Model confidence (mean pLDDT): 82 of 100. A computed fold for a 351-nucleotide part of an RNA from Saccharimonadales bacterium (SeqCode), annotated as small-subunit ribosomal RNA, central domain. Its Rfam family is "Bacterial small subunit ribosomal RNA". Its family is annotated with structural constituent of ribosome and ribosome in the Gene Ontology. The organism belongs to Saccharimonadales (SeqCode), within Bacteria.
Context: one part of a larger RNA
RNA sequence: CUGGGCGUAAAGAGUUGCGUAGGUGGCAUUGUAAGUGGAUAGUGAAAGCGUUCGGCUCAACCGAAUACCCAUUAUCUAAACUGCAAAGCUUGAGGACGAGAGAGGUACCUGGAAUUCCUAGUGUAGGAGUGAAAUCCGUAGAUAUUAGGAGGAACACCGAUGGCGUAGGCAGGGUACUGGCUCGUUUCUGACACUAAGGCACGAAAGCGUGGGUAGCAAACGGGAUUAGAUACCCCGGUAGUCCACGCCGUAAACUAUGGAUGCUAGCUGUUAUCGGUAUCGACCCCGGUAGUAGCGAAGCUAACGCGUUAAGCAUCCCGCCUGUGGAGUACGGUCGCAAGACUAAAACAU
Numbered sequence: 001c002u003g004g005g006c007g008u009a010a011a012g013a014g015u016u017g018c019g020u021a022g023g024u025g026g027c028a029u030u031g032u033a034a035g036u037g038g039a040u041a042g043u044g045a046a047a048g049c050g051u052u053c054g055g056c057u058c059a060a061c062c063g064a065a066u067a068c069c070c071a072u073u074a075u076c077u078a079a080a081c082u083g084c085a086a087a088g089c090u091u092g093a094g095g096a097c098g099a100g101a102g103a104g105g106u107a108c109c110u111g112g113a114a115u116u117c118c119u120a121g122u123g124u125a126g127g128a129g130u131g132a133a134a135u136c137c138g139u140a141g142a143u144a145u146u147a148g149g150a151g152g153a154a155c156a157c158c159g160a161u162g163g164c165g166u167a168g169g170c171a172g173g174g175u176a177c178u179g180g181c182u183c184g185u186u187u188c189u190g191a192c193a194c195u196a197a198g199g200c201a202c203g204a205a206a207g208c209g210u211g212g213g214u215a216g217c218a219a220a221c222g223g224g225a226u227u228a229g230a231u232a233c234c235c236c237g238g239u240a241g242u243c244c245a246c247g248c249c250g251u252a253a254a255c256u257a258u259g260g261a262u263g264c265u266a267g268c269u270g271u272u273a274u275c276g277g278u279a280u281c282g283a284c285c286c287c288g289g290u291a292g293u294a295g296c297g298a299a300g301c302u303a304a305c306g307c308g309u310u311a312a313g314c315a316u317c318c319c320g321c322c323u324g325u326g327g328a329g330u331a332c333g334g335u336c337g338c339a340a341g342a343c344u345a346a347a348a349c350a351u
Stems, first nucleotide, its partner, number of pairs: 004322003007305002012319001014202002017200002022195003026089002029086004034082002036078009050066006092192001093189004097184004104178007111155001116150007126137002163170002207248006216242002221237004259318006267296011300307002324351003333344004
């Protein structure tokens, strides 16, 4: 290199967005002849190898003759396919127009419930907590209850196998700005496409820097229990943090453990959005289409589990990744980072 694989055995990069190089690419016409096929000619030393014949008594060994294939160069030739050039097409892709759904994003404004705290009233001996207790709070008046106030964080019901987003993720209400998507109708451009090494961008939580904020919760820490011990589980407290702004970090069971694109291959059922038909005064209902999202299943696949038009089926294109286990996602080096560390990434040795 050929080859085998990547849901769970090793293996899909966290994510797509943008997308460079590269690879690949719809229908049809004409030309060209680079790839491709054919013909002719030259070259591919000798030895060796293969085949045939011969010489040593055989063989090894030696001598003679010689083929196919293949490679390469030149010329001629063919034009199906690929490439290239020219001029086209509309199904892929994109745009316009008309509708629509949505926790998609950013900024600002705002609402009620609850917890905590403060002030005041009523009121009196307990409250809290647990398996049981104790630490703890309370006669300096707690818990309970009523009224008022402060402040921060999160948004009950609706709520759903529901929706949106590339992924991470997104949920009280309103306004402004803004991204994407779906459906429908004709219409426009005319292959403008797919993938994507590097690169740029985004990326939960925790963590870091500076400045704010701090109600509740709560690593660390203190105390009370439990226990042989208890650096825990349980209880009482409680600081970072959790929140906001800006900047970094760049990792997760970042999971559908399933890369992206296109086409093809039985159905049934639910649900979301929308369109058409039917029906109706109208809306629902019913039937069908498209796009999503779920459950079950034919064929097929799979080691099995299971997957099954949202494939793990049948194919094509492109990228990433795997190659026994431990050593090790470690050492060294490099790049990045304030640090924590991240990324890249071995070997000896053992088995």